[in-house]
A computed fold for a 1382-nucleotide RNA from an uncultured bacterium, annotated as small-subunit ribosomal RNA. It matches the Rfam family "Bacterial small subunit ribosomal RNA". The sequence is in RNAcentral, with records from ENA.

RNA sequence: AAUUCGCCCUUAGAGUUUGAUUUUGGCUCAGGACGAACGCUGGCGGCGUGCCUAACACAUGCAAGUCGAACGAAGCAAGAGUCUUCGGACUCUUACUUAGUGGCGGACGGGUGAGUAACGCGUGAAUAACCUGCCCUUCAGUGUGGAAUAACGUCUGGAAACGGACGGUAAUACCGCAUAACAUCUUAGUGCCGCAUGACACAGAGAUCAAAGGAACAAUUCGCUGAAGGAUGGAUUCGCGUCCGAUUAGCCAGUUGGCGGGGUAACGGCCCACCAAAGCGACGAUCGGUAGCCGGACUGAGAGGUCGAACGGCCACAUUGGGACUGAGACACGGCCCAGACUCCUACGGGAGGCAGCAGUGGGGAAUAUUGCACAAUGGGCGAAAGCCUGAUGCAGCAACGCCGCGUGAGCGAUGAAGGCCUUCGGGUUGUAAAGCUCUGUCCUCAAGGAAGAUAAUGACGGUACUUGAGGAGGAAGCCCCGGCUAACUACGUGCCAGCAGCCGCGGUAAUACGUAGGGGGCUAGCGUUAUCCGGAAUUACUGGGCGUAAAGGGCGUGUAGGCGGCUCUUUAAGUCUGGAGUGAAAGUCCUGCUUUCAAGGUGGGAAUUGCUUUGGAGACUGGAGAGCCUGAGUGCGGAAGAGGUAAGUGGAAUUCCCAGUGUAGCGGUGAAAUGCGUAGAGAUUGGGAGGAACCCCGAUUGCGAAGGCAGCAUGCCAGUGCGCCACUGACGCUAAAGCUCGAAAGUGCGGGUAUCGAACAGGAUUAGAUACCCUGGUAGUCCGCACGGUAAACGAUGGAUGCCCGCCGUCCGCGCCGUUGGCGUGUGCGGCCAAGCGAAAGCAUUAAGCAUCCCACCUGGGGAGUACGCCGGCAACGGUGAAACUCAAAGGAAUUGACGGGGGCCCGCACAAGCGGAGGAACAUGUGGUUUAAUUCGAUGAUACGCGAGGAACCUUACCCGGGCUUGAAUUGUGGCAGGCGUGCCUGGAGACAGGCAUUCCCCUCGGGGCUGCCAUGAAGGUGCUGCAUGGUUGUCGUCAGCUCGUGCCGUGAGGUGUCGGCUUAAGUGCCAUAACGAGCGCAACCCUUGUCAUUAGUUGCCAUCACUAAGGGUGGGCACUCUAAUGAGACUGCCGGGGACAACUCGGAGGAAGGUGGGGAUGACGUCAAAUAAUCAUGCCCCUUACGUUCUGGGCUACACACGUGCUACAAUGGUCGGUACAAAGAGCAGCGAGACCGUGAGGUGGAGCAAAUCUCAAAAACCGAUCCCAGUUCGGAUUGCAGGCUGCAACUCGCCUGCAUGAAGUCGGAGUUGCUAGUAAUCGCGAAUCAGAAUGUCGCGGUGAAUGCGUUCCCGGGUCUUGUACUCACCGCCCGUCA
Repeated sequence: AAUUCGCCCUUAGAGUUUGAUUUUGGCUCAGGACGAACGCUGGCGGCGUGCCUAACACAUGCAAGUCGAACGAAGCAAGAGUCUUCGGACUCUUACUUAGUGGCGGACGGGUGAGUAACGCGUGAAUAACCUGCCCUUCAGUGUGGAAUAACGUCUGGAAACGGACGGUAAUACCGCAUAACAUCUUAGUGCCGCAUGACACAGAGAUCAAAGGAACAAUUCGCUGAAGGAUGGAUUCGCGUCCGAUUAGCCAGUUGGCGGGGUAACGGCCCACCAAAGCGACGAUCGGUAGCCGGACUGAGAGGUCGAACGGCCACAUUGGGACUGAGACACGGCCCAGACUCCUACGGGAGGCAGCAGUGGGGAAUAUUGCACAAUGGGCGAAAGCCUGAUGCAGCAACGCCGCGUGAGCGAUGAAGGCCUUCGGGUUGUAAAGCUCUGUCCUCAAGGAAGAUAAUGACGGUACUUGAGGAGGAAGCCCCGGCUAACUACGUGCCAGCAGCCGCGGUAAUACGUAGGGGGCUAGCGUUAUCCGGAAUUACUGGGCGUAAAGGGCGUGUAGGCGGCUCUUUAAGUCUGGAGUGAAAGUCCUGCUUUCAAGGUGGGAAUUGCUUUGGAGACUGGAGAGCCUGAGUGCGGAAGAGGUAAGUGGAAUUCCCAGUGUAGCGGUGAAAUGCGUAGAGAUUGGGAGGAACCCCGAUUGCGAAGGCAGCAUGCCAGUGCGCCACUGACGCUAAAGCUCGAAAGUGCGGGUAUCGAACAGGAUUAGAUACCCUGGUAGUCCGCACGGUAAACGAUGGAUGCCCGCCGUCCGCGCCGUUGGCGUGUGCGGCCAAGCGAAAGCAUUAAGCAUCCCACCUGGGGAGUACGCCGGCAACGGUGAAACUCAAAGGAAUUGACGGGGGCCCGCACAAGCGGAGGAACAUGUGGUUUAAUUCGAUGAUACGCGAGGAACCUUACCCGGGCUUGAAUUGUGGCAGGCGUGCCUGGAGACAGGCAUUCCCCUCGGGGCUGCCAUGAAGGUGCUGCAUGGUUGUCGUCAGCUCGUGCCGUGAGGUGUCGGCUUAAGUGCCAUAACGAGCGCAACCCUUGUCAUUAGUUGCCAUCACUAAGGGUGGGCACUCUAAUGAGACUGCCGGGGACAACUCGGAGGAAGGUGGGGAUGACGUCAAAUAAUCAUGCCCCUUACGUUCUGGGCUACACACGUGCUACAAUGGUCGGUACAAAGAGCAGCGAGACCGUGAGGUGGAGCAAAUCUCAAAAACCGAUCCCAGUUCGGAUUGCAGGCUGCAACUCGCCUGCAUGAAGUCGGAGUUGCUAGUAAUCGCGAAUCAGAAUGUCGCGGUGAAUGCGUUCCCGGGUCUUGUACUCACCGCCCGUCA
C1' cells in the first nucleotide's frame, strides 16, 4: 500500500425522423482489444508470439532408449602362456563392441481439439467399496532342488517380409519342496466406534501362500521375498454449477427395482437367470443443433458480456472402426491382432506404412517460420558408475505479428533569400524552416579488450552482451486525415460526369465533401483499411426498462400446479446474520520492494480469489411445528332494488299478403328520372281474415350482468348483488401457467319457419366508364330447435386483488336521525369538475394513468408478416401457435406554426346581383404565337407577357443577315520615342468605309517650352457574348389588403403562446370596454399636392361695376369693386341638438353651412411571397472571345404571311348622315420654334412675313344649338381596297412614310359559347393638347365640353381578412399518396 469503514475517487457523450419541438425508437460514430490479414512505407535493439483453414495427404532425416556390475555366446584389440608345418592354432587375463535371453523404461515427456452437453470439466465432499512400480520408515526372511528355451550350428521354404525341422546351452527367465505371520480364508468370543452396509482393537483354533543373485571378494554394497505404515500417482461414487431450440412433449425393455450368481483393484444391470412393473419428465425428460472444460484473457464504473491462441491443471484423441495382450500402470501417438479407405513394394503367391512429435513438402487458404546449433544449463529414461539417449529443453534463423525502448541531430542564424502557393497586387504563407557558422556522437563503421550464465571439469548461444578508442551529420520518415460528428482551408481541374461515403450526405460551372497542388491537423517505424469481440446500449433493464394514445393487458370467467399471504404466544433453526476451521494449485490481476542504465520483461513478499464444505453462536424477519384470536374470507337472520338467466304462455299497434265493398286513372320513386305496379281496376278508403318478426310512449348523464350482452305484459324455476343485525366458522385468503366453461355479428350442418329487411343476382338511372353510391325487385340470411365454429376498434384501446392519499357537484339502491315537498349522516354503485402527485404531452386524478405490496399475460426499429413451413383444432370457411431470407434509416406518439378543406361562424371588395356601355362576328391598325427567311436581332409568356421594353425601325437607330475593310484597334487614358501638323477646299479611284494627290495653314508663351494632332512601342482596351438560379439597384403582383413585429413580464420541458383573443364598433390591429399582460415600432389615419367656399395681400400681359374718350376692339385715360392670377390665412372638429348604445367608443336623424361625418381626386405600398422580371438602361462577381463574339462601311432585314390569339380604331346608321349658319373650354407647347392678317391653290399646301423666348403673339376646338336635305335601302350608311393626279419632310420615301383631290366603293344590317369596364361629374359621348419626333398615332400621357341608369341584397361565382375545427399536407391540395404496366 493493496483490503475493510468514512471521506475522496470512479460512472461523459455525439450525429440522424420534423418547417420547428418534445418524446419513443432504431441505425451510425468517437474508446479498448487481437495468434490477425490487406494497402503504402520501413533505421536499430530487448522481451514475447507465429496453420485460427484440410483431425487433408505426406518424400527425407531425426524425436526412446539403456544396462556386459543379470546371462550364454560372438567379434576386435592388447598382454601372458602352450603348441607350431612359422602361415598360424589353442588357453588365460584385461579393455571395448554387440545380435539374442533377461531387467527397467517405451502409460512420462512432446502434439492436436476430431469427438464429447457427459460426473467430461469446475468446486466441495465420500470410499467403512479400492489399487499404487520406482522412493522413504519398520519388522521378518533369502534354505534346497528341477525341467526347459532363444542365441548358436546343420538342413530347409519364400522374390521379400518372415519362417520351419533337428541338435544343443545359460541366467536376477521358468517350475517344485521346505520355513513363515501383524497377510488371506473358515470358525466361535469380548470391548469400542460409525448415518448405514459395517469398521477397528484384543486374545484363541485350523487351513493356504515367498525368495535371486550380481560386483568386490575384505569390510561392504547394489539387488530379491513376505508384511505393516508413509509418500506419490491413480480409480470410483455423490451435492452443486456448466450453451441454444417446445415449430423437439412425452421418453425408456436391461428399461427401474429385488433375490441369487458371474466379473472387477473396487461398488454397481457392469453381465446373466428368475421375480415385480417400475423409472425419467413442464424445476424441461427425449430429440435436434453447437461446443473440449477450467485457472484465466479482452472489455466494462460495476453487475455483466464475449473468448478459451500462447503459459498452467484436467479430459479426449493418435489414418477410420473394433479388440484384447503385456504390465504397478494402457485397451497403449513413434506396441500387437482384425476389418475399412488410401499410399508404396512385389517374382502376383504375398507383404509394408500411419508427422494431431521437430524440421520440411504438396494441398487448402486472406494468412502463419529453419529439412539450423547444442545437450553447456534445467529436467527426464537406463546404469553401481563412467556414461549413453533426449527435435523435452537451452539457443540461433525468418516475420514491424504484438508490447517496450532509442534514433533519424543540437545551438545560433532575417536580406524574413530563392522556389512553391495564395492575393484585395499592398502583401501574406511555407519560415529559423533552408543556406551559413559553431558543436555533439545515441544508432552506425572500423579497431582493441571481453564476460556472468559454472560450486572442480564441461558454453550451443558467442568473439555475443558490455567497455574503450577512432571516424564522420554523414546511412536512417512515413502514413492517414482536413463538410458536421472530429483537431485541421485555400487555389485549380471536373460539371449528378469522373468519383467520395462510417452515419447524415457531397458532385447538375464559383465543390473547404470528387482529383491535384500549396498549407494545416493527427499518429509515428509505423499509419490506415477490413474482419471479429466488449463498450457507449438503461437497446433484454439483477444492479437498471416498459405495456390508455409510441411496440406491448390474454375477449371474459372458473380453477390445478406454482408464487405470495392477517393478529398474538411458544418452539425449531432450513433461509438470514455473526465468529472459528479446511479448501479456494502455481502462474496471472492489484499493491509494495528488488532487478535489466529506463521501460516492456524478470523476481521476493503481500492483498485478493466475492466460492464451497464444516463447526460454535444469535433468534428480529421469512420458512417449519404447536396453541389461540377476529378485523380478511365465508355462513345465518331481516327487509330491498334490478331490461340478470331460463321455460312455457299471452297482448296491442304497424308492415305485407288474401277476400269482399266503395271508387277511377294513375300509383310509386328521385336531385331529376326510369325500371316496376295499374282499366284483367292499381294507389286511396272501409270491413273481414292469415302469418311472421319486433316491442312505440315510459326512457334517463337510469338499472343488471364476469364479459359477450339484456327492454311489451303476467307466471314458474334458477343465480348474483347491496344494506341492516353482529348469531356462527376461525385465515378457510389473493393471483393464476396448464385445463375447463361462456363468448356479438357474419358463417357452417340437420330440421322447421319466412311478415319485414336484404349480401349474391337482375333491371333502371348516374357516369368518360360505374362490376359503386341512388331507385325497382330479390335468393341465402335475418327468426326457432339441436350441433359446430371461437373471432371483433370483444375498447375505458387502461389485467386482477388489497391498503393509503385534498375537495366540490349530480344521481340509482339501502339504512339511521331531525324541526319531513326537505335537510343531515352513512354504505355499495353510476357520472361530472378540480388540488397534490403522475405524465412526452394531450390528459388521469378515491371508479388513478397517484403512493405501495403480490400474482399473471405481453413488448424490444419499420417493412417482409400475423405471411411461409411444421404441429394442434375444425365438416368446411378458417382459427391457434408462428419464423427467415431480403430490404430501409427510419417507421411512430403528443403537441406547435402555417397552408389547405366540394368544414363551420363573422366581415369586406364593381366579387355577384341591379343597370349602362363594350369586346368575342366585319374591315383596318398594332402586339404576340406559328410559319417562312441569308436575316426576319433580343427580351417579356396564367392572373402579374401580348398598342409590353419602344414616349415614335426609310439611312442612322440596330444589337440581325450578305458582302467590303481595320488589328493598341471606333471611343477614354498613362509612359517612352519620332514627326509637325490638325483642319478646310478641290481632284482621282471606289458602293462606301477608305486610299492617293494638290492648295492652304494653328493657339498660348516668362521664348526654356506647353497645348493640340499623327505614327511606333508598351500598360491599359473593347464585347447588346453567357449566367437575373452568383448579385446591387429598379419594377410587377398579392394589395392601399389590415395586417407584420419587438422589449419586458407571464404561461409552457420545448417548438411556441399571451399581448394581436373576446363583446361592441370602424374604411382601418379605427376606437371603446373587458383582460397576465403593460408598453412600443413598421403599417392605418393625419401631416403633402390638387379641387370645392370665403377673407387678406398684390394688380400686369389679367379684369371693366362706376367716370371720361373712342376707330366700337378694355382700344385709351382711369380704376382694382368683380372675374382671374398666386401667396398667406380662415373653414369641418361628430363642434351643436335629438334618438339608440354600456353613462363608452360609435351610430342614426336634424340644424347651421360652400362643403358633414375620410368632402372629391392624387402622391404615399408594412413584414413578406412568387429562386416573379430585368446581365439589352445602369452597375457588378465568375466564365468566354482577342486579325474577333471587337470595330467600320454599302445594301438588306426587324415592315415577310395558308393561319391562331390579345389590345384597339371605324362601322353596321335617322338619338343618324350630308350641307349651311352660329356659340362656348381647359390644359399645354413654341426661336434650327409657333407662325397671325393678306394673297395663290378644290385641297394637302405654297408665297410672304406682323407678333411672340409668351396671363401680351401664335398653334386653336368639337359635340351641342339654328335651319335645309336624305326616308330605312347594303342606302346620301360604311369606308376597306385599288387606279390616276398631287403636296410635305428628308442625302434618299422601291423594298418601307404621312397627307390631299378625283375615281373605285369590299366586308359589315349589332355579333355563338363564353367574357370585360364602370357606383357620379362616374359610365357613355365630343373634341383639344403634349412627350417622342426631320417626317411618320387608331397608341400613351394629360385637358376640358355634354352628361346618365342602377344598387333588393350577400344564397351563389372570384379574391381577401379574422376566429374556430380536421389533417398522414409544410416544395404546403398544382400537396400527399395507392394500384397496374414499362